Notes:
Small-subunit ribosomal RNA from a Bacteroidales bacterium, 1520 nucleotides, folded computationally. It was read from a public genome assembly. Lineage of the source: Bacteria > Pseudomonadati > Bacteroidota > Bacteroidia > Bacteroidales.
RNA sequence: AAAUCACAGUUGAAGGGUUUGAUCCUGGCUCAGAACGAACGUUGGCGGCAUGGAUUAGGCAUGCAAGUCGCGCGAAUGCCCGCAAGGGUGGAAGCGGCGUAAGGGGCAGUAAGGCGUGGAUAACCUACCCUGAGAUUCGGGAUAGCCCGUCGAGAGACGGGGUAAUACCGAGCGAUGCAAUGGCCAGGCAUCUGGUGAUUGCCAAAGUUGCGGCGUCUUGGGAGGGGUUCACGUGGUAUUAGCUAGUUGGUGAGGUAACGGCUCACCAAGGCGGAGAUGCCUAGCGGGUGUGAGAGCACGACCCGCGCCACUGGCACUGAGACACUGGCCAGACACCUACGGGUGGCUGCAGUCGAGAAUCUUCGGCAAUGGGGGCAACCCUGACCGAGCGAUGCCGCGUGGGCGAUGAAGGCCUUCGGGUUGUAAAGCCCUGUCGAGGGGGAGAAACUAUGAUCUAUCCCUGGAGGAAGCUCGGGCUAAGUUCGUGCCAGCAGCCGCGGUAAGACGAACCGAGCGAACGUUGUUCGGAAUCACUGGGCUUAAAGGGCGCGUAGGCGGGCCGUCAGGUCUGGGGUGAAAUCCUCCCGCUUAACGGGAGAACGGCCCUGGAAACCGGCGGUCUUGAGGGAGGUAGGGGCGUGCGGAACACUGGGUGGAGCGGUGAAAUGCGUUGAUAUCCAGUGGAACUCCGGUGGCGAAGGCGGCACGCUGGACCUUUACUGACGCUGAGGCGCGAAAGCCAGGGGAGCAAACGGGAUUAGAUACCCCGGUAGUCCUGGCCCUAAACGAUGAGAACUAGGUAGUCGGCCAGACAUGGGCUGACUGCCGGAGCGAAAGUGCUAAGUUCUCCGCCUGGGGAGUAUGGUCGCAAGGCUGAAACUCAAAGGAAUUGACGGGGGCUCACACAAGCGGUGGAGCAUGUGGCUUAAUUCGAGGCUACGCGAAGAACCUUAUCCUGGACUUGACAUGUGCGAAAGCGGUCGGAAGUAGAAGCCGGAAACGGUAACGAACGGUAUCCAGUCCGGAACCGAUUACAGGUGCUGCAUGGCUGUCGUCAGCUCGUGUCGUGAGAUGUCGGGUUAAGUCCCAUAACGAGCGAAACCCUUACCCUCAGUUGCCAGCGGGUCAAGCCGGGGACUCUGGGGGGACUGCCGGUGUCAAACCGGAGGAAGGCGGGGAUGACGUCAAGUCCUCAUGGCCUUUAUGUUCAGGGCUGCACACGUGCUACAAUGGCGUGAACAGAGGGAAGCAAACCUGCGAAGGCGAGCCAAUCCCGGAAAACACGCCCCAGUUCAGAUCGUAGGCUGCAACUCGCCUACGUGAAGUUGGAAUCGCUAGUAAUCGCGGGUCAGCAACACCGCGGUGAAUGUGUUCCUGAGCCUUGUACACACCGCCCGUCAAGCCACGAAAGGGUGGAGCGCCCGAAGUCAUCUUAGCCGGUGCCGAAGGCGAAACAUCUGAUUGGGACUAAGUCGUAACAAGGUAACCGUAGGGGAACCUGCGGUUGGAUCACCUCCUUU
Repeated sequence: AAAUCACAGUUGAAGGGUUUGAUCCUGGCUCAGAACGAACGUUGGCGGCAUGGAUUAGGCAUGCAAGUCGCGCGAAUGCCCGCAAGGGUGGAAGCGGCGUAAGGGGCAGUAAGGCGUGGAUAACCUACCCUGAGAUUCGGGAUAGCCCGUCGAGAGACGGGGUAAUACCGAGCGAUGCAAUGGCCAGGCAUCUGGUGAUUGCCAAAGUUGCGGCGUCUUGGGAGGGGUUCACGUGGUAUUAGCUAGUUGGUGAGGUAACGGCUCACCAAGGCGGAGAUGCCUAGCGGGUGUGAGAGCACGACCCGCGCCACUGGCACUGAGACACUGGCCAGACACCUACGGGUGGCUGCAGUCGAGAAUCUUCGGCAAUGGGGGCAACCCUGACCGAGCGAUGCCGCGUGGGCGAUGAAGGCCUUCGGGUUGUAAAGCCCUGUCGAGGGGGAGAAACUAUGAUCUAUCCCUGGAGGAAGCUCGGGCUAAGUUCGUGCCAGCAGCCGCGGUAAGACGAACCGAGCGAACGUUGUUCGGAAUCACUGGGCUUAAAGGGCGCGUAGGCGGGCCGUCAGGUCUGGGGUGAAAUCCUCCCGCUUAACGGGAGAACGGCCCUGGAAACCGGCGGUCUUGAGGGAGGUAGGGGCGUGCGGAACACUGGGUGGAGCGGUGAAAUGCGUUGAUAUCCAGUGGAACUCCGGUGGCGAAGGCGGCACGCUGGACCUUUACUGACGCUGAGGCGCGAAAGCCAGGGGAGCAAACGGGAUUAGAUACCCCGGUAGUCCUGGCCCUAAACGAUGAGAACUAGGUAGUCGGCCAGACAUGGGCUGACUGCCGGAGCGAAAGUGCUAAGUUCUCCGCCUGGGGAGUAUGGUCGCAAGGCUGAAACUCAAAGGAAUUGACGGGGGCUCACACAAGCGGUGGAGCAUGUGGCUUAAUUCGAGGCUACGCGAAGAACCUUAUCCUGGACUUGACAUGUGCGAAAGCGGUCGGAAGUAGAAGCCGGAAACGGUAACGAACGGUAUCCAGUCCGGAACCGAUUACAGGUGCUGCAUGGCUGUCGUCAGCUCGUGUCGUGAGAUGUCGGGUUAAGUCCCAUAACGAGCGAAACCCUUACCCUCAGUUGCCAGCGGGUCAAGCCGGGGACUCUGGGGGGACUGCCGGUGUCAAACCGGAGGAAGGCGGGGAUGACGUCAAGUCCUCAUGGCCUUUAUGUUCAGGGCUGCACACGUGCUACAAUGGCGUGAACAGAGGGAAGCAAACCUGCGAAGGCGAGCCAAUCCCGGAAAACACGCCCCAGUUCAGAUCGUAGGCUGCAACUCGCCUACGUGAAGUUGGAAUCGCUAGUAAUCGCGGGUCAGCAACACCGCGGUGAAUGUGUUCCUGAGCCUUGUACACACCGCCCGUCAAGCCACGAAAGGGUGGAGCGCCCGAAGUCAUCUUAGCCGGUGCCGAAGGCGAAACAUCUGAUUGGGACUAAGUCGUAACAAGGUAACCGUAGGGGAACCUGCGGUUGGAUCACCUCCUUU
């Protein structure tokens, strides 16, 4: 110093959306990136460098793309000199030489005659070039051009004459030269190579010149180029499995530059193939290009190397080289010329044209440069090439201006109306001059004297912001949002998905985001995709283990020793073209682009070495495997025989009316004697108990007993063999049930079938029958949820426990203990797993081999092949369609699942409703209108706590008003109220009266005002103004719509006991735990236990009321005692004792006792107490559910309306009546009705009020009117009850509807349409079908009283009040509802869920199909051009013959593709029809295979599976 290694350093890998209520996983679809010879849409300033017919290897007009040499040859017309002769010049055409095999184009064919990499050639060739040696003598005869002639339209052909050469031929010289043969030496690889010497054979040549030279011949070498050959590599398809006759080899010959079946004769029968022959389809290959972290995957434009092609097919000639792009011959198609006889042509060269197509340029300039051909050279030729043109086709660079500039202008858009934004953006002021434009100079590309087609750096001048910005997008992914329009329409969409009246998703506008001379779209490739997984995946349940074994090929394989060196490792060498990629440096102002250097090119080959591992060979070993010996257990298999029970049938006996069957029945059987029972016989099938997560077998599977034959396993032992092993594509065998063929057999059971039921139907489930079949023998079939949904083998990796079968140990023995093998189960740790789970019987950790998977549907279908008697099996797609289909687990909800527990839920009771009449609400009907809302529970005596008018409403009919019935728009005023703006404004405003009218309102009109100022006065006259009038602007108004845009309020589940949170813990997570469990409670109430500990909202309590007591207070309430007083009366004085009133307080807490209970909570009983276990009642309503109800209480977004959907008036309607329903009242009577008498409340109300007493009236009521703003007065008489009397079971002395008459009251007004009174009338109704409601104690039932609304009242309603005052239950089987735990689920809009199939309709792709059309390739036969070869003939040419042979014709059979009446299923589609198959025990558990049947889902038989719920039992496990 270098190299290597390590470090450092560098490089370098991203995901998202979408299945669910949510989660994890599996899995597909899709997006973001980069790229392109692109195309399309919109837009488009400049330059540099690249690039541009990818489709019809379709057809081509025109021009050009290969010529050159006179220093090889003869020479024409011509030109010059010359009168001419002649000389000179020039050189067409031609002979000759070289070139034309290169360059240029294309990718049709070709899966190997190619290409790539590395070898071989001892099996070969090579013109021009370089280099070495040698040579170059003498002759000869022709021929084209040319001349003449003939034929022809022409192209051209033929005949005759004549001429030259570096054209052709002969002879000679000739070597150490070449070739052949054999000898010796050396080497190698068999043929051979080198050297040496010998013999034989064979030979060459050309000249030209201006004298510089250029050529010619022979031969050696070189360089470069090529031929041939070998190994390895280089697509798809097995729905192509067999291919091959010169085929494979040999001998000999021919042929070639050369090896070779390359060709031929003969001989042999080989050769290739599952490591894929043959066939079919596709394709030029490589360097490289795109992408990618890489490995890969896809591609092979431009540039470079190789191959192949040249109109299509065949053929040879010439030549150094061709079977020849712009050469030849033949055939064919096409096109052109033609006188019809015959000819001509080949752009896949450069331009250009037509066609087809989404699509790809100028009929340009020049040989100046680089290169090529010819030539000595000058030079000529060169569409190679160099340049220019066109195209945003790509990459790269530049510009479209810079600075200042707020009143944040105008305009636009939005707005909460304040403003915000566009936005320093513009305008305006001051500058600059890149690019472009015009003009002028000017290096360089030329190294090299000359030569520049084309390009131009750079410089100067002119002028002025002038000429230069768009495209896409804005819901998420994905950067960027608002308004309007639209209203599941129009439309968008890459995926998810938007749009049905408030769309950030459609369209537009504004604003924003991204990129920018471009931006998007489409197509394609790679990536993301670990989504084919070598790097780098899986198969229990998601797709995926073959049904099981034996075994071939193949793959893999125990210990030790030695050896070889194929794999492996290592050193060296060769190669891996250049370009490309990468690094560094450099050149264009930069970059793109280019130059130089390096690195790299992952590879292949040669060679030296190492020997651990793999492998080969040799040897050895025993532990894998096998064997021997001795034992053991067993439903292992096959065959033969035997047995009993049951069943059915037959015969006989007994017996006498039913049996049988079901949820209930019926069909069926039975007096011809069933069922039942006894005896006997016959028959077939299956083997009870033992029997067991027990045994055996590879699986299917195997069960009475005995015998025979036979397979396997296990244990012990061993002194045997010595890796003999494992797996196993193909192959072969076995293989439940059903099914098939033939022959038997047939008791029971039982598809099909018949009948009976059930049902809307019932092709089913249930019942009665019943045939195949089930059984045997022989032969097929070959499939199952053939399952442990888990391939086989080997090794390793915690335990516990149970069973079956062996062996061993100690021991006197044991039913005991310990050790050790094989098998069968359960629990469980680590680990694994998406989880469930699995866990030495792995789904753990590894190794070996095989099988299989790659989204769902279509589909295990079609087609082809193959097997089968058939049924059908095995193999096995695509089009099309979807954005999912799935697995496990979670939370709910649900179940015709389970457990526990509540509730007037049922039961036990009492009283009702449903029947009647009436009232009231609703539906319906009706109507001009019968306004609207409420609709299961949770609408219906509800909104409505009062519809004659009013109320009252887009209710109807008719009329009236239009800034309005009502509000606001400076302010005045104490307030009411008046109050915007403009104009008018004294006979003005107003207005009696009158007219029209139903009124609202309209018209007319006597009369007739008011404020301030000014002026001499009055002023209304003039002016002004706040009166007034008119006009007008914003606006008012709407019980119009949307309760599915909303707030608020309310109902309901439900006064049910639930609903949550923090922290912690568990789980990948959704979530779980807490909140579960055992008790207990009305209660998630409390206790115990506990990976939970606490907390919140609910429950309870706090609040009101009621029940007892105390205290304080004492009027309007009370009156015991005292006094007064009255007919009587708290009437009076007084009193606070009592009642009462209303303030305060006490009291009840399981506090005490006993028992039960876990030493608990609590429960049961008891004492005391007014009250006892929440004392009774009320108020109080968790998280939430029902898009529940309400826009007509109110509020409110949006929409609609504005001389009307607003306001107002009159009348009508809301009260309408064949009906239906809900809620009530009154009854049907004697526990009653009526009459008479006579008791006892509470809570309320009262001033436009309650109204006493008195008078009138039968009464409703009227008159008068005391008192009372109310513990004072009034309403006010409580009624039932009680006592007495009558009625005597009747449609009544019950009941009271209806109707008539006469009255009363309220009110402007009782006709539609009020209430009350009196008299008369006196209906239905005699206790109510199916069904249904309320109530558990001061409750039900029953009795009356009050109040609100209100002028009055349809109130029998509603809200309250008190009086009298029961019965029953102490249970949870059932109905309903609810709570908790658990289970299943395909539900999550949550069972009013989901979902299957036929049929009907539309549309799409596919299959089958009588046939029909087309294509490529092959086979056989016929014919046979050119041509080569052979042969004959000939001096030779010509010619004849033969083999082969393109094209053509005929024939048969396959293959591929298109089409096809009709037909088959499939996919998809908003609401069609029929049923209900599946998901819960889905209401008959489901599913698999098979068979039969049926409108359909499906049903049934046989066998199988659990991927079935529930209950019981067994077994097992855990804990004690």